The prediction has a mean pLDDT of 80. Predicted 3D model of a 73-nucleotide RNA (transfer RNA) from a Thermoplasmatota archaeon. The source organism's lineage runs through Archaea, Methanobacteriati and Thermoplasmatota.
[in-house]
RNA sequence: GGGCCAGUGGUCUAGUGGUUAUGACGCUGCCCUUACGAGGCAGAGGUCGGCGGUUCGAUUCCGCCUUGGCCCA
Numbered sequence: 001g002g003g004c005c006a007g008u009g010g011u012c013u014a015g016u017g018g019u020u021a022u023g024a025c026g027c028u029g030c031c032c033u034u035a036c037g038a039g040g041c042a043g044a045g046g047u048c049g050g051c052g053g054u055u056c057g058a059u060u061c062c063g064c065c066u067u068g069g070c071c072c073a
Base pairs, nucleotide, nucleotide: 001072002071003070004069005068006067007066010025011024012023018056027043028042029041030040031039049065050064051063052062053061
């Protein structure tokens, strides 16, 4: 330098154009327990990597950039 793939709460992750973005772990509060753990209930936490474009409408489609991974040179 070229090609391919990926970027979504703190971590991992679902979501192939349509109401309020899914779940698990973790975190906080309450219940339970002598207490801790386990368990139950509730809650907080997201500019969906950035900038543009297409569209009535974009996490989703397109372009560029950026970060990471793999391959080729």
It was read from a public genome assembly.